[in-house]
This record gives sequence, structure tokens and C1' cells, in this order.
RNA sequence: GCGGGUGUGGUCCAAUGGCAGGACUUCAGCUUCCCAAGCUGACAGUGCGGGUUCGAUUCCCGUCACCCGCUCCA
Repeated sequence: GCGGGUGUGGUCCAAUGGCAGGACUUCAGCUUCCCAAGCUGACAGUGCGGGUUCGAUUCCCGUCACCCGCUCCA
């Protein structure tokens, strides 16, 4: 340099055009003599910039980061 893949709460994963969901963590409450466990609830998210569309996590373009492969030079 070329090609491919991935990017979603603090963490790990779903969602292939129509209200972004789950688990863990955190916080609050319930329970308990206390702790742990358990139960209930809450907070918090689509890497960035454009485009298409009535509507984009999803499709298109660019860009950034990471991963894999190929090539060149030393």
C1' cells in the first nucleotide's frame, strides 16, 4: 500500500428498515440480628461525519480505532 471483518450502557452480547432489549456491574428499596444470597425498581448505549428514506443500529459514501490476510522496502 491492497483486501476482508468488527465497532450498540461501566462490561459482555441481541436487534437484517418501524417504540434499541437481555445478562452482569452500580444505585435505591424489600427481606435478614448482621453479611451474603434472593426479590422489586432505577440509572445508563448504536465510534465519528455525510447521504438515501415518511422512518436508519440496519442500506450507501467518507473517516477513525482494533483484528485477520496479502504485497513491497529495509
Transfer RNA from a Geodermatophilaceae bacterium, 74 nucleotides, folded computationally. It matches the Rfam family "tRNA". Rfam classes the family as a transfer RNA. Gene Ontology term of the family: triplet codon-amino acid adaptor activity. RNAcentral holds the sequence, with entries from ENA and MGnify. The prediction has a mean pLDDT of 81.